[in-house]
RNA sequence: CUUAUCAAGAAAGGUGGAGGGUUAUGGCCCGAUGAUACCUUAGCAACCUCCUCAACACACAGUGUUGAGAACUGGUGCUAAUUCCAUCCUGCAGCAAUGCGGGGCAGAUAAG
Repeated sequence: CUUAUCAAGAAAGGUGGAGGGUUAUGGCCCGAUGAUACCUUAGCAACCUCCUCAACACACAGUGUUGAGAACUGGUGCUAAUUCCAUCCUGCAGCAAUGCGGGGCAGAUAAG
């Protein structure tokens, strides 16, 4: 940079000792009953790998593509709250506050 996904799911112990929710602002939460972080173990999930089935294609001992499934192997990831919510554009409802959507920006993860 490209593509896909982001409403579901899954916590105990140890270290440590103050802020944290990945910039900013606002909101709302988490945190001395010890958060965030790190380590260990356990788990979740199904992106890749492995495995099963079906359809199709081909240069047909087989290979590839697509779809469905499984969670045994391996590579990651994840385990408060929708990516915690909003911010920019826009549709609908509403007198308004606001609510429900679509798109964008940013971010996260995977594969290339």
Predicted 3D model of a 112-nucleotide RNA (SAM riboswitch aptamer (S box leader)) from uncultured Nemorincola sp. The coordinates come from a structure-prediction model, not an experiment, and the mean pLDDT is 81. Lineage of the source: Bacteria > Pseudomonadati > Chitinophagia > Chitinophagales > Nemorincola. The sequence is in RNAcentral, with records from MGnify.